[in-house]
RNA sequence: GCCCUGGUAGCUCAGUGGUAGAGCACGAGUUUCGUAAACUCGGGGUCGAGGGUUCAAAUCCCUCCCGGGGCU
Numbered sequence: 001g002c003c004c005u006g007g008u009a010g011c012u013c014a015g016u017g018g019u020a021g022a023g024c025a026c027g028a029g030u031u032u033c034g035u036a037a038a039c040u041c042g043g044g045g046u047c048g049a050g051g052g053u054u055c056a057a058a059u060c061c062c063u064c065c066c067g068g069g070g071c072u
Base pairs, nucleotide, nucleotide: 001071002070003069004068005067006066007065010024011023012022013021018055026042027041028040029039030038048064049063050062051061052060
């Protein structure tokens, strides 16, 4: 330098054009003499950055940044 792959909540990951989700974690409550566990509820996201296409983009296209792998 070229090719492939990934970047979404604090962490691990879904979501493949039509209102962004799950598990764990975190906060509150129930329960307990108390803690843990269990159960219920809740907060938390400019979807890596910029631009384009579209009525509508996490999703399609272009450029760039970062991580991983491969080729020379």